[in-house]
Molecule: TPP riboswitch aptamer (THI element)
Organism: Chitinophagaceae bacterium
RNA sequence: AUUUUUGCAUCGGGGUGCUACCACAGUAGCUGAGAUGAUACCCGGGAACCUGAACUGGUUAAUACCAGCGGAGGGAAUGCAAGGUGACACUGA
Numbered sequence: 001a002u003u004u005u006u007g008c009a010u011c012g013g014g015g016u017g018c019u020a021c022c023a024c025a026g027u028a029g030c031u032g033a034g035a036u037g038a039u040a041c042c043c044g045g046g047a048a049c050c051u052g053a054a055c056u057g058g059u060u061a062a063u064a065c066c067a068g069c070g071g072a073g074g075g076a077a078u079g080c081a082a083g084g085u086g087a088c089a090c091u092g093a
Base pairs, nucleotide, nucleotide: 001085002084003083005082006081007080008079009078010077011044012043013042014041017030018029019028020027021026049074050073051072055068056067057066058065
């Protein structure tokens, strides 16, 4: 000097679906980090999340479940400490 690494602090962003019973509330099941909106969970060099999308293929009891789309677009950060890489100077061999 730089950093695509890690931790901490503070700040900020985001989602909360499907099925059954049921008038609603509520209860149970499924996937997942999170689905009862929580001092939680995830994310802030970018797939957290949104648009495309009442999309396409597959699967399922059903699903925004899996994959494509996606080298498409949008999208919320500062500081401190440690680590990595490089340059220069000095010293030693």